[in-house]
């Protein structure tokens, strides 16, 4: 010094003057004044996953659906995160994927003899026969078509092939040894050799009850307290939002559609699985536990902005230089609250590693 | 804020559940009919199936992620 790989972080600052939306305090009968103090984000997003509150009267069982999916660990909980084990990229740092196809079904288009208990088109080898061939039997080594052809290599063997039989290699199987919690690793035996697809149906495990602050809770105001259809009448209903068991209901009810009113106010609401430093514990680590300091929007179709001065980043253009002059600064925008994922992001900061060059 | 849905020739809609050839109607272009022009009769052209990514041999269809668009949702009774 160039090229890379993985982590974290910032996303302009400070001052004035004009506004805008709450909060406190003081004045005022009130409207409202005047003073203090607040006022978006790493993703507030997409709603893709999990919760927490809340109603479904109770939140049980079962079937069904659906989601996830190598092994442990963390969690409030996840599909997230940390730690590993295999398989594959890569020279490396790194990084990528993952239950079962040896329960069973189903699918492999077109090409090809044959697309999966098989199976002989050409070839190769035997027998025969009417001998440029037929027709029988045997071969899966070779050819040929495919995306995919019944483990590869090589020697023996065979009429001519083949795990027929041996090495070596892959892969499987086990009442198998050791090590490891485990996924699996080393070995042992055994020719046992089996195609692909589960982001097809499913088999195994493991989770999930449905809706969502427009959820709910109080207050108050108003009318045609309405009409029609379905359903029900003592259980074959209905609540029940897939279904069933179980549970409740004995009400001129219950749904659904048309019609009419009201479009008010408190409340659920922001102090929380909270944020930052410090020790301890966890082999690392995700996380915990503990001390100590801070509070950081609560709102209704909805505020959080503008403008100039200086200083700070980039890009340009002048200049020997100090400096000066123009211009630029992304992605976006809270609406019940939170862990996580995911997608967008101008410009930049910091730290850790790895390969290559050069020079001590 | 919440929940659903749909993207396929110029236009309106099948095909996706069950992966293999993207097809209808109506519009267009071309002749042939007519004096023309409509109708009608042959005949023909038009699609990276809203974009990326991955599964798969193979995607319009399966999966994720992404952009647009439309729809419902308020309480009394």
């Nucleotide at each position: 010094g160039a090229a890379g790989c993985c982590g974290g972080g910032c996303g302009g600052g400070c001052u004035a003057u004009c506004g805008c939306c709450g909060c406190g305090a003081u004045g005022g009968c009130g409207a409202c004044a005047u003073c203090g103090g607040g006022g978006a984000g790493g993703a507030a997003a997409g709603u893709c996953c999990g919760g927490g509150c809340u109603c479904c009267g109770c939140a049980g069982g079962g079937c069904g659906c659906g989601a996830c999916g190598c092994u442990g660990g963390g969690u409030a909980a996840u599909g997230c995160c940390c730690a590993g084990a295999a398989g594959g990229a890569g020279u490396g740092a790194u990084c990528c994927u993952u239950g079962g196809a040896a329960a069973g079904u189903g699918c492999c288009a077109c090409a090809g003899a044959a697309a999966a208990c098989a199976a002989a088109c050409c070839g190769c080898c035997g027998g025969u026969c009417u001998u440029u061939g037929g027709c029988c039997g045997g071969u899966a080594a070779g050819g040929g078509u495919g995306a995919a052809a019944c483990g590869g290599u090589g020697g023996g063997g065979u009429a001519a092939g083949a795990g027929c039989c041996c090495a070596c290699c892959g892969g499987c199987u086990g009442u198998u040894g050791c090590g490891g919690c485990g996924a699996c690793g080393c070995g042992c035996a055994g020719g046992c050799c089996a195609g692909g697809c589960a982001a097809a149906c499913c088999c195994c495990g493991u989770c999930g009850g449905g809706a969502g602050c427009a959820a709910g809770a109080c207050c108050a105001a108003a009318u045609a307290g309405g009409a029609a259809a379905g359903u029900g009448u003592u259980a074959c209903g209905g609540c029940c939002g897939g279904c069933c068991c179980g549970g409740c209901c004995a009400a001129g009810g219950c749904u659904u559609u048309c019609g009419g009113g009201u479009a008010g106010g408190u409340u659920g609401c922001u102090u929380g699985a909270g944020a930052u430093a410090g020790g301890c514990g966890g082999a690392c680590a995700a996380c915990g536990c503990u001390u100590a300091u801070c509070c950081u929007a609560g709102a209704g179709g909805a505020a959080u902005g503008a403008u100039a001065g200086c200083c700070g980043c980039c890009c340009g253009g002048a200049g020997a230089a100090a400096u000066c002059c123009g211009g630029g600064a992304a992605c976006a925008g809270a609406a019940c609250c939170c862990g996580g994922c995911u997608u967008a992001u101008a410009g930049c900061c910091c730290g850790g590693c790895u390969u290559c060059c050069a020079a001590a | 804020c919440g929940g659903g849905g749909c993207g396929u020739g110029g236009c309106g809609c099948a095909g996706a559940c069950u992966g293999g050839u993207a097809g209808c109607g109506c519009g267009c272009c071309u002749g042939c009919u007519u004096u023309g022009g409509g109708a009608g009769c042959a005949g023909g052209a038009u699609g990276c199936c809203g974009g990326g990514u991955g599964u798969u041999c193979a995607a319009a269809u399966c999966a994720c992620c992404u952009c647009g668009c439309c729809c419902c949702g308020a309480c009394c009774a």
Molecule: RNase P RNA; transfer RNA
Organism: Desulfovibrionaceae bacterium